[in-house]
Context: one part of a larger RNA
Molecule: large-subunit ribosomal RNA, domain II
Organism: Candidatus Cryptobacteroides sp.
Parts: sequence; C1' cells; structure tokens
RNA sequence: GCCUACGAGUUGUUUCUCAUCGGCAAGGUUAAGGACUUCAGGUCCGUGAGCCGGAGCGAGAGCGAGUCUGAACAGGGCGUUCAGUCGGUGGGAACAGACGCGAAACCUAGUGAUCUACCCAUGGCCAGGGUGAAGGAGCCGUAACAGGCUCUGGAGGCCCGAACCGGUUUACGUUGAAAAGUGCUCGGAUGAGCUGUGGGUAGGGGUGAAAGGCUAAUCAAACUGGGAGAUAGCUCGUACUCCCCGAAAUGUCUUUAGGGACAGCCUCGAAUUAGCUUCACGGAGGUAGAGCUACUGAUAGGAUGAGAGGGCUUCAUCGCCUGUCGAUUCCUGACAAACUCCGAAUGCCGUGAAGUGAUGUUCGGGAGUGAGUCGUCGGGUGCUAAUGUCCGGCGGCAAAAGGGAAAGAGCCCAGACCCUCGGUUAAGGCCCUCAAGAGCAGUUUAAGUUGACGGAACGAGGUGACAUCGCAGAGACAGCUAGGAUGUUAGCUUGGAAGCAGCUAUUCAUUUAAAGAGUGCGUAACAGCUCACUAGUCGAGCGACGUCGCGUGGAUGAUGAACGGGCAUCAAGACUGCCGCCGAAACCAGGGAUUCGAUGUUGACACAUCGAGUGGUAGGGGAGCAUUCCGGUCGGCGCCGAAGGAGAGUCGUGAGGCUUUCUGGAGCGUCCGGAAAAGAAAAUGUAGGC
Repeated sequence: GCCUACGAGUUGUUUCUCAUCGGCAAGGUUAAGGACUUCAGGUCCGUGAGCCGGAGCGAGAGCGAGUCUGAACAGGGCGUUCAGUCGGUGGGAACAGACGCGAAACCUAGUGAUCUACCCAUGGCCAGGGUGAAGGAGCCGUAACAGGCUCUGGAGGCCCGAACCGGUUUACGUUGAAAAGUGCUCGGAUGAGCUGUGGGUAGGGGUGAAAGGCUAAUCAAACUGGGAGAUAGCUCGUACUCCCCGAAAUGUCUUUAGGGACAGCCUCGAAUUAGCUUCACGGAGGUAGAGCUACUGAUAGGAUGAGAGGGCUUCAUCGCCUGUCGAUUCCUGACAAACUCCGAAUGCCGUGAAGUGAUGUUCGGGAGUGAGUCGUCGGGUGCUAAUGUCCGGCGGCAAAAGGGAAAGAGCCCAGACCCUCGGUUAAGGCCCUCAAGAGCAGUUUAAGUUGACGGAACGAGGUGACAUCGCAGAGACAGCUAGGAUGUUAGCUUGGAAGCAGCUAUUCAUUUAAAGAGUGCGUAACAGCUCACUAGUCGAGCGACGUCGCGUGGAUGAUGAACGGGCAUCAAGACUGCCGCCGAAACCAGGGAUUCGAUGUUGACACAUCGAGUGGUAGGGGAGCAUUCCGGUCGGCGCCGAAGGAGAGUCGUGAGGCUUUCUGGAGCGUCCGGAAAAGAAAAUGUAGGC
C1' cells in the first nucleotide's frame, strides 16, 4: 500500500417544549401493588392516592372577573374572550461519558537500586621497562656546622607501556551483526585506581567531583493499578438513494476576538393580506458641484498705513524722519472632511394610478453562519503604493457547470431536469494550428510598429491630411557666375580696437542694380574668407508657422522566451463603413421525467390538459431502497438443489429488484405490520492476511 472483518447522534429519566395520530372531554388520567388469564401479552381492581386543566392579580395580608400601583371612580401593568388531558410516533432541549477517537497533566494506593548514582561490610587484580626524592654509608671539607663527590636506598594522585578501565579523532554502520557497535587512532594504567560478593538510600523522594545527570532501553518529577469514558471553546473522522427550497462570513454585547448569546439572512407549518416596479404629485435633507466684500479659518500680488520698532532732537513733553514689521479697509487672484450666501442628480418617506403576483407580515418548530474574497463606483488610511487595509453602493466567486480571454475561483458572455450525428444566436471569432471570409469598399503604417499587457516628460526635414501667412513667367526657391563699394580705421575705450574684446549711438549719409557704421570664421592689430543685399544664368513651384492621424528615439535584468505557435506587409497590422458565416449546457424544435398552481373527471388513491419551474456548499423539508430479528400471512420455495460465490440478460430516475447459466450442498423467501448492535473510502482508524 491493497484486500477482508470491525468502526461514530445511542440509551435512560413521574423533566420541559413543539408537531402529528388516536381515546375521552369541562374534564382527562391512574401509580406502586393485587386478582384473573389463552402468559414477551391481555382483562379487571387499586379511598380516583396523586398529577394536569377548569381564575387571576399582588411581596404579602388579601380581594376576585378582576386585581396591583395609587388620595383617586384617573392613568397604567398583568388578567378576563380562544379546551383540556392521557397515550403512540417524530423534531428539539435539560441532566447523564451523550456522535466517535485523541492529550499534555492531577490525585490515590502500590512495585522497583538484578541497570545506574552514592554509601557500608568483606574479598580480588594491576606483564615488563624507565626515572632515582628523603634517609643511610664512605671519602673530601669546616673551629664546629654548612657544603661537595661516589655509592647505597627505592619515594611519587612520577614517566613509557600490556592486562584492566575508558571513549579523542575519523571511516564504516544508519530497514545495522548491534534500539549505541566495528576498524584505525587515542586517554588512564600504585591510584580521588579497577573489580567480585553481600547489604543500604524510593518518586517532589533518593543519589549526584553538578551534565537537570542517574533512579531497570522510561526522567524538569520512574513504573503499575485505580479515580477514569478526567477535561479538550482544539484537530480529524462520521457509512444507502431520489425530489423541493436554500444561507452566512454582518450588527450589539462578551477575560471576547478561530468560542458564544440575542438580532439579521435559510427552511418547514399555521394564520393573515399585504409586497414590489414604473409614472405623477407632495415632502424632509445639506452630499457632488459651486461660492466666499455671506460667516469661520487659511491665502498670493498691489493700494492704504492705525500701531510697533529704529534714528534725530529735548531735562522731559512735544516734534521731525523711515530701503524694518504691520492691524484695518479697498482692488485682483484663489483654498477647506470637521467653512456655507447657495445647491443638484440619485436615494428615502407619503398619496394616487397602472403593471406584476405570493414575492409581504405575524406566530410557532428546525438550523447553519457570525475567518470571507475579487471586480467596478463613492470615500478614509497608505506613497491618489500593494492580490495592502477600513467603510458604503452594485455585480461575481464562495455555493456555478458551459463558451470566450493560449493557460486562469472573482474579468466578458451565459445560469446545466434528462435524451437528439436537430436548428438559431451571445461574448468572441472566420490564413494554418482551429469551426467559420486569404470577404467587399476606402484610407493609413515600413516600425514586424502591430497581430488581446501597458509606457512618460522630452527629442527629430519619418510620413499622410488639413489650415493660415508669404514669395513666384514683371522668373520665385536651391545651385552656379559676378558684385558686395565710399565718408570711415563711426565715436569712445585701449598698447592696439580698422564691420567682427568691450561701451555709446535718431547705426547717419553718399554712390548705387545692390551692399549692415556689419551674420560667422580669421588677425597682435590690419589683411584674408564669407553672409545679408543685388544682377545674370536656369525655368516651376518654393518657404514659414500651426493642428490632427499613423509611425521613430527615449525603452536597461540577470539560461533564450511578453503575437499561444506557425507565420503575416494594397496585411493575416491600424482606422472607417458594409455583407456573410462560425460559435455555449443561452434560445427554439421533437420526445421524456418530476415539483408547484389552475381547470376538469373521480367516493378516494389518482388521472388528463394548460401554465410556470427543476445549478447548488452549510442547512431545513419530503419520498423511498437495502440489511438483521419478531408477529401474522402466502395451507409459499427447497437434495428434481436453499443460502452463499462467479457471469449474462432485463426492469427501475436511483438506492436496488427480477430472471437465467455455472458453482455450491441445506436451508430460504412473498405480502401486511413491528423492532433495530440498520448501509463504510477516508478517522497518520483497529485486527488479520498478502
């Protein structure tokens, strides 16, 4: 892991409540116990014992269809109007382990020191080698000591190193040979050494050269039995089918926040008669916007300049002045969630009309939910950041399948009862992948821009369209040829300044076809080159500025990757108009099932027709299937083959049923009722098998 078996809403209760069925009814009913009996049962007794109901109100005395409060005959509260009770069944509640499994823990009584820690008693063990303390002897030495040398001696938590004890590093081992080992290597090895045997200390206790270590593979409180099915607002699991409806993730409160209570939203029953949409009319209101010489506050520039500061002057007052600040007022401009002289659209309330049809409301039974999330619109917060966060409106997902968006919970289209190798469409598409147009007409783009991510400021003789203003056969624009002069080197400045460092200037005048007191380069300054301007040549459009369309640069990310790909350029790109087609579980058609409503038939069950419905998690409601046992029934089936097993056929929407073949070898069923140890894929489920 698979298979098989087992495995979770049960049972009890003079408790409560609701529904439903039945008996009796202003009443209903017996309990323990007893008698009888055809004995899992029934009938009759049982002081009708007791209980519920038949009257309530008040704290109570008490009064009573009333009563309490109160001074009250007021007002108000609770009553008076509405039948109960006993039993069966079902839904829920309460108390019990109360749907099942699951703690870590707590308490209690015991069992453990054969492992290990420490201690007590009594025994045992430590190859070999090295070093050479004290002490001693001899000699030297000293006044005597001291001291020296040579021997002797054999100390030491001494040295090297086996046994023995340990466990440093590393490799292997890691479903091991082993629930701690093996190999190499390494530490101690006469000591605080190692070890045998016997004994002692016990669970909030022991023991501990102290690591929270050890206390029998268990230790921040051992193990075993018991309290005990501890408790678990937590996690997981909770078993057949079909039909109808169908949520919530919000508010308030909560030692509350992943739990609850009440309300909201769902469902079932009963009662009742409203509800919703549009239009018209009548209302309340201070949002969007706007405005502010209409307030409060904020605010840029200007004018005005009370007052303050400063300076001058004075003994002081007065007075004069002002490159500072500045109230007020005025003009212009402009701001505000907590400003408003104003002020919508929506929404909300009411009345009326029309439309719609069970959608509304009340009471009662049963819930679940109280972690939400995305898009869009109005806002707060944040960075007008976030698949951010917090509210409000709407729509989705959640609990919604189908088509589109390459792929995709929340986007676009569209809400799946079943069947059809029928049809029409939506979004989106129609070159191939891939169903349908290489569709038609007209523009545009050259960037593969683009072809279903997006992209700025700013830059540019890309290109198309339009508009305005100029020049142009009296010859424009570009090119080429020629001129581009004189007063004068304008004046000033300056070392110099001559068109061209800088400053000033009514920058003037002359000759001219035209030529600036000079556009740029250049020189130390001149010179020189050139431009404006003019003529000639040439021969047809040229130039300036603006608006719009499409394109271009801006454009940088880590393996090569942002048309889905192939690929596509009068397009298979972009824009505009038009025609056709494809395309879904949408709509239509044909057939069928089922729910609800209406009508008709019917004693009833039910049937027929018409209409509307039939996605669905939590959850509510309804109808069924199967299993085991019991009572009755078929005077059922069975060795001429029961149950069970393996196949096939067939019926039913389904759970399932029936028939038959083979196997099997002794029991089993139909129908009507009843009762449950009543359905398995999941619980890291339990046991067994493989």